Small-subunit ribosomal RNA from a metagenome, 1520 nucleotides, folded computationally. Rfam family: Bacterial small subunit ribosomal RNA. Gene Ontology terms of the family: ribosome and structural constituent of ribosome. The coordinates come from a structure-prediction model, not an experiment, and the mean pLDDT is 85.
RNA sequence: AGAGUUUGGUCCUGGCUCAGAACGAACGCUGGCGGCGUGCCUAAUACAUGCAAGUCGAACGAGGAUGUCCCUUCGGGGGCAAGCCGAGUGGCGCACGGGUGAGUAACGCGUAGGUAAUGUACCCUCGAGUUGGGAAUAACAGCCCGAAAGGACUGCUAAUACCGAAUACGAUCGCCGGAUCCCUGGAUCUGGUAAUUAAAGGUGGCCUCUGAUUUAAGCUACCGCUUGAGGAUCAGCCUGCGUCCCAUUAGCUAGUUGGUAAGGUAAUGGCUUACCAAGGCUAUGAUGGGUAGCCGGCUUAAGAGGGUGACCGGCCACACUGGAACUGAGACACGGUCCAGACUCCUACGGGAGGCAGCAGUAGGGAAUAUUGCACAAUGGGCGAAAGCCUGAUGCAGCAACGCCGCGUGAGCGAUGAAGCUUCUUGGAGUGUAAAGCUCAAUCGGCAGGGGAAUAAGUGCACGGUGGUUAAUACCCACUGUGUUUGAAGGUACCCUGAUCGAAGCUCCGGCCAACUACGUGCCAGCAGCCGCGGUAAUACGUAGGGAGCAAGCGUUGUUCGGAAUUACUGGGCGUAAAGGGCGUGUAGGCGGUUUAGUAAGUUAGGAGUGAAAUCCCUUGGCUUAACCAAGGAACUGCUCUUGAAACUGCUAGACUUGAGUGCAGGAGAGGAAGGCGGAAUUCCUAGUGUAGCGGUGAAAUGCGUAGAUACUAGGAGGAACACCGGUGGCGAAGGCGGCCUUCUGGACUGUUACUGACGCUGAGGCGCGAAAGCUAGGGUAGCAAACAGGAUUAGAUACCCUGGUAGUCCUAGCCCUAAACGAUGGGUACUAGGUGGAGCGGGCAUCGACCCUCGCUCUGCCGUAGCUAACGCAUUAAGUACCCCGCCUGGGAAGUACGUCCGCAAGGAUAAAACUCAAAGGAAUUGACGGGGGCCCGCACAAGCGGUGGAGCAUGUGGUUUAAUUCGACGCAACGCGAAGAACCUUACCGAGGCUUGACAUGUUAGUGUAAGAUAUAGAGAUAUAUCCCUCCCUUCGGGGACACUUUCACAGGUGUUGCAUGGCUGUCGUCAGCUCGUGUCGUGAGAUGUUGGGUUAAGUCCCGCAACGAGCGCAACCCUCAUCCUUAGUUGCCAACAGUUCGGCUGGGAACUCUAAGGAAACUGCCGGUGACAAACCGGAGGAAGGUGAGGAUGACGUCAAGUCAUCAUGGCCCUUACGCCUCGGGCUACACACGUGCUACAAUGGUCGGUACAAAGGGUCGCAAUACCGCGAGGUGGAGCAAAUCCCAAAAAGCCGGCCUCAGUUCGGAUUGGAGUCUGCAACCCGACUCCAUGAAGUAGGAAUCGCUAGUAAUCGUGGAUCAGCACGCCACGGUGAAUACGUUCCCGGGCCUUGUACACACCGCCCGUCACACCACGAAAGUUGGUUGCACUAGAAGUCGGUGGGCUAACCCUCUUCGGAGGGAGGCAGCCGCCUAAUGUGUGAUUGGCGAUUGGGGUGAAGUCGUAACAAGGUA
Repeated sequence: AGAGUUUGGUCCUGGCUCAGAACGAACGCUGGCGGCGUGCCUAAUACAUGCAAGUCGAACGAGGAUGUCCCUUCGGGGGCAAGCCGAGUGGCGCACGGGUGAGUAACGCGUAGGUAAUGUACCCUCGAGUUGGGAAUAACAGCCCGAAAGGACUGCUAAUACCGAAUACGAUCGCCGGAUCCCUGGAUCUGGUAAUUAAAGGUGGCCUCUGAUUUAAGCUACCGCUUGAGGAUCAGCCUGCGUCCCAUUAGCUAGUUGGUAAGGUAAUGGCUUACCAAGGCUAUGAUGGGUAGCCGGCUUAAGAGGGUGACCGGCCACACUGGAACUGAGACACGGUCCAGACUCCUACGGGAGGCAGCAGUAGGGAAUAUUGCACAAUGGGCGAAAGCCUGAUGCAGCAACGCCGCGUGAGCGAUGAAGCUUCUUGGAGUGUAAAGCUCAAUCGGCAGGGGAAUAAGUGCACGGUGGUUAAUACCCACUGUGUUUGAAGGUACCCUGAUCGAAGCUCCGGCCAACUACGUGCCAGCAGCCGCGGUAAUACGUAGGGAGCAAGCGUUGUUCGGAAUUACUGGGCGUAAAGGGCGUGUAGGCGGUUUAGUAAGUUAGGAGUGAAAUCCCUUGGCUUAACCAAGGAACUGCUCUUGAAACUGCUAGACUUGAGUGCAGGAGAGGAAGGCGGAAUUCCUAGUGUAGCGGUGAAAUGCGUAGAUACUAGGAGGAACACCGGUGGCGAAGGCGGCCUUCUGGACUGUUACUGACGCUGAGGCGCGAAAGCUAGGGUAGCAAACAGGAUUAGAUACCCUGGUAGUCCUAGCCCUAAACGAUGGGUACUAGGUGGAGCGGGCAUCGACCCUCGCUCUGCCGUAGCUAACGCAUUAAGUACCCCGCCUGGGAAGUACGUCCGCAAGGAUAAAACUCAAAGGAAUUGACGGGGGCCCGCACAAGCGGUGGAGCAUGUGGUUUAAUUCGACGCAACGCGAAGAACCUUACCGAGGCUUGACAUGUUAGUGUAAGAUAUAGAGAUAUAUCCCUCCCUUCGGGGACACUUUCACAGGUGUUGCAUGGCUGUCGUCAGCUCGUGUCGUGAGAUGUUGGGUUAAGUCCCGCAACGAGCGCAACCCUCAUCCUUAGUUGCCAACAGUUCGGCUGGGAACUCUAAGGAAACUGCCGGUGACAAACCGGAGGAAGGUGAGGAUGACGUCAAGUCAUCAUGGCCCUUACGCCUCGGGCUACACACGUGCUACAAUGGUCGGUACAAAGGGUCGCAAUACCGCGAGGUGGAGCAAAUCCCAAAAAGCCGGCCUCAGUUCGGAUUGGAGUCUGCAACCCGACUCCAUGAAGUAGGAAUCGCUAGUAAUCGUGGAUCAGCACGCCACGGUGAAUACGUUCCCGGGCCUUGUACACACCGCCCGUCACACCACGAAAGUUGGUUGCACUAGAAGUCGGUGGGCUAACCCUCUUCGGAGGGAGGCAGCCGCCUAAUGUGUGAUUGGCGAUUGGGGUGAAGUCGUAACAAGGUA
């Protein structure tokens, strides 16, 4: 630091996903040790049991046990004692420590301040005191009630408990003054005067003072107590700033806001009450709702930010729920009280008890979180004079890989590269120095033995020292020395010795992302974070081997941040990807021209305070290291105060003119509103002329018309709209505005520079305007025209087309408020090359003037530089460069929908989600493909012609059917006379039957026997079996070996079994179409483009020209073969012109001329001429020539496409069969037959048939062959065999043609099917199932519907000939020659193809893509009669405990007064119970609000495999 994923590919936008770090975690597999940390995140659910707050006898009284002493009636009693025990009175503590996070959106918290508005026990410092009395009461005793808890009554008693009195340095307060300071009420100090207000003793010692007999009431020390002042600490209150989400929460508030007075509090304050006023808060978000303890910090991040608030630390809140106060310095109190409620427990049913969110622990909940441990040794806390006691705070231990850190599981040597496993091309390779083995080591744990810390400082005691106090050397206190006493963890850490025993797993291996093979499975089972794997060769599933990564852990899940610049402050955008408000006006707000002076709020510099500690960072140090811990530093980016500065912003005051505005002078304009006027046209009405149609369409029909239409003429009515001008012309903010005139009215512009003097820009809300359609009321209605009706079209046609036609369109008044309201581009200002148009006004030059030319401002277009942009494009009218203000966006769908609210008469509009679902959706451009887009061009593509097919019969192939089998393959063109150039057996792969199992065939091997071969006989359908005959290979060292055959064993053979979608090879097809590419360069971010496009031309990407291209390759063409002309050479088997012979046959001699044969050459190249063309390429015409523009034909098939065809030619991977899916044999089948299709043959006849005569080819084949002459047969053929391995002989007759005769238009002398009979030939064999011959028979068929095929010249058509295969079998196939046409105007249309261009939502590429309803299944959501919960407002009800107030007739020790028998009595003050009142919790009733659950039914939405109906969109998508 990035990566994967949208596409055929590209760039961009944009989401989703991954790699990182972290965790109080959980789960799966696994697990050696130690250190340091951490451990109920859920039910603030309920809790058994134990413990968590006591202490002080030096405050007090009484008691008990023990010890001791005394007495004793031996039962016991009394005294004393340093201590001990458990209650009580009293003091201090219990408000700390510990837990939890329910509540709380708040001065709760954080930070900075204030308190002149406050308190503060214990502690410290300083001052002054501590006098003298009194009355009770618990404990205790007695007695009573109660189950208990507990309580009542009577009696006794003490105090540092309680109460008067005295005193008052002071304190407080009233009044009269003063000084200093000041911040609001004042603060501080101080003078005078009057009033009010204290106390408690305990312990030790001593005799200096006083009194005295030892000693105390004295003195003294310490601890207390009282009253002041100050401090420290802690706390209360107030304030600035900061502190989550929702506006689908917009208004809230009556103690509310303020004042006065009073009360209350430690203290300010509506904190409370009375009265007065009517305020207070709010868009800078009040009120309401939801959520939440806040912070230091933790985590992530480069940072800014984001998330979080476990552990540790600070603050707050809470203590079963709600309310309340008491005590106290402090509480409205976790282990206190009272009341109410819920729950649990006890109960004798009357009544009581309780509160683990303390530490352990239990149940429950949950994915999930520990021991009912040890100790107060340390640290800290409470009490105490102290010893000490208490302390689940704390220190330790236990459990848990929960986290972090450290260590180990061994080291060296060790190749025969062992075995096993895996793989394999069977040779090998991998695991792998890994193991074994040898040598060594001993960390850690375990075992045995031994040693052994630090944490401990103190305090007390003993003995000393110094100092203080004092009368004192006592006591006491402080400091200090020596000795002694104290360890839970723990015999732990650590150290030493010994022998050797023990310690590795988890995940992953398609890409991202490091790591690959085999087998199994076969869209199954499964995987998956995203993309995606799996349908028979899966590196993606499962297993194995191997490998990669981390490691006592490894993975998974969850959560957070990051990556994500994907909310953008740092640091994004808005023409087309999501996104500019429809437009204006203007409020708040934000921003704002030049200049001077001042100020100092912002800003900035210095200083001060604070920013707790811990954490983070740096430097050191301590545990063997590290984690961890400690010390010091830095930092804490913040806030406050203060001293300066004055540039910039702000503020105050003044000035300026350039921004803005005003005035004056002008012209332009469909700008707006109202009123009036005009002509053309449509329609209608009237009249006339006139007659049969009109109208409408692709074609029609509906419709109108003989009751007179359409057409024409004249007149009239009425409504709406304003042709030409008219224009990327004008005006307006936008919507929008178009005949002419008048009135009223808005704005812009030009010129002038007189005036004002920043008056400006933008603009959340608000207000106004706002096309069309629509709505309300009233008019109006010519044309047009939703709905509707009819006619067509169509499979249908609720459409497109036609004929009609109502709302509406028009006017008036009022609503609606939306549009692709678009430049898909908010407004303003400034700056940044130009060129060329249009509109308005003005200047200059010039002139009599208008023009021309030129310059300025405003508006409006096009092109274009820089720049910008993903590209397209924008470009002074910016989408460039900057600033200011507003609006808006954050993946697609659900959805601009639901709910709520506001607006509206309604229709509807505005605002505006979520669940769920997908991994994309999208923009621009690229290459293709496609289009019922365009242009150009070609092809027997159409057209023009000739002949066919489709109808008949037959042949042949296919489908189908049948069958035991009818073997298999081929299926649009490009399967179907195809594989098959030839199925009677064989072939043969199929069926039936009979047989074989190392096999019919190959190689090797074990063991044995032997010698091949051949013949005969028998059985059998045959394969085969049996028997007989015949016969004996080569070498030899004689042991044997080799070759061959048979039997046998094992490897293996064999398979036309499967997969052509695993393959090679071969082939078809587009297509013999003219295309397909590359290198370098250039352009583009890129895919790509250019070249290859363009202008011509060609059969051709053929050539020329041009050109950011220049070249090249595969194709085209040419080179090759055949044919056409000529020449040369050669002359047999071919030829015969001249000569001779002749049996008249090139037969012979001979010839080498000709034909021909077959070798080599020549010739044709647009070469020549003319024209056209661009001085080109080329084309047209011509000459010559055998041939002319590729002369004709063939061979030759670019890159590629169709998963085209073939596993049955062959080869081949995988799979399958192995006494069978192999092999042999016989017979059958492939030849079936209702039918359908393809390809052919023969015909339907006279351009013919038939009979007779007669002529002319080419190319082939021939020895297991072709076969002549001759003879036989009507014939097929037979007999026979000359010749010929062939330019020699044979097949071999060519046929159509020509000459002549007959037939005369008919199912025929056409046609020949079918059938009967008789034969021939081949062959082992013609029954199934051959061909041919003869005789007889003589079917359909009289020119073939829709449709469809071939052919452009030696072609079609027609005629025959040969060959391959082959024993035989040809209408098929291949080849050959004979005769030999017609037509092509032309490219509109059909089909196919090429190039350019255009559109595209296609890329499996139009046989594409894709939309909606319906049906089915599932999912989430909305509505819904209602029903059931939570929260909450208001009104009333209710009124516990308690404070406060009132009352207080009842009760009442201390104080006062009176009386007194001195016991007390009465009265008073004061207090208490009781009662009353205010407030008030729970409760109850009523009525609202809000938010959930469920809900028959219903609504749309989403998803789902190949469902149904249509075809809306994408091409002009067939109606843009």